[in-house]
RNA sequence: CUAUACAAAAGGCAAAGUUGUCGAAAGACAGUGACGCAAAGCCAAGGGCCUAAAGGUAUUUCUACCUAUGGCAGCCGGCUGCUAUA
Numbered sequence: 001c002u003a004u005a006c007a008a009a010a011g012g013c014a015a016a017g018u019u020g021u022c023g024a025a026a027g028a029c030a031g032u033g034a035c036g037c038a039a040a041g042c043c044a045a046g047g048g049c050c051u052a053a054a055g056g057u058a059u060u061u062c063u064a065c066c067u068a069u070g071g072c073a074g075c076c077g078g079c080u081g082c083u084a085u086a
Stems, first nucleotide, its partner, number of pairs: 002086004012037002017032006035074001041079003046076002048072003055066004
């Protein structure tokens, strides 16, 4: 430096649920809690996915549809890193 992650060592993170707060929602933050994770570390100007307040179209109305400027990194992807083995 590259590849690999079976085992070991030091450790790390924290799903769902739940309590509180913010938000139109998706979701986020904090506490609790552990489903799991060799990157479950970082990146939203790569792909994909979620929501639709405002706006637009249709509608007598009810409502339906479109749409991200809002989100998701524990979907793929990019970047970086610990240990061990070869």
c-di-GMP-I riboswitch aptamer from Aquibacillus salsiterrae, 86 nucleotides, folded computationally. The RNAcentral record of the sequence draws on Rfam. Rfam family: c-di-GMP-I riboswitch aptamer. Rfam describes the family as follows. GEMM was predicted in a large-scale screen for bacterial structured RNA regulatory elements. The organism belongs to Aquibacillus, within Bacteria.